The RNA shown here (c-di-GMP-I riboswitch aptamer) has 77 nucleotides and comes from Desulfonema ishimotonii.
Model confidence (mean pLDDT): 85 of 100.
The sequence is in RNAcentral, with records from Rfam.
It matches the Rfam family "c-di-GMP-I riboswitch aptamer". Rfam links the family to the GO term cyclic-di-GMP binding.
[in-house]
RNA sequence: UGUAAAAGGCAAGCCGGUUGCAAGGCCGGGACGCAAAACCACCGGUCCGAACACAUUCGGACAGCGGAGUUGCCGGG
Numbered sequence: 001u002g003u004a005a006a007a008g009g010c011a012a013g014c015c016g017g018u019u020g021c022a023a024g025g026c027c028g029g030g031a032c033g034c035a036a037a038a039c040c041a042c043c044g045g046u047c048c049g050a051a052c053a054c055a056u057u058c059g060g061a062c063a064g065c066g067g068a069g070u071u072g073c074c075g076g077g
Stems, first nucleotide, its partner, number of pairs: 001075002009034002014029006032064001038070002042067003045062007
């Protein structure tokens, strides 16, 4: 650094099951896409629940929204 190739990897929507108040999670099918679609809630953002003095606070979710950090396959230079 990602034009092309090889080996492999991940898996959106949707469907079935399960779990949660919810956002959402997990398992199976599946295949829109992905070179970090690996890890990580630190910053911003979005979503849910509760409280509320209506300005926010507390708790939770999203890493396949952007950024920071950590690690990393193959090829090219």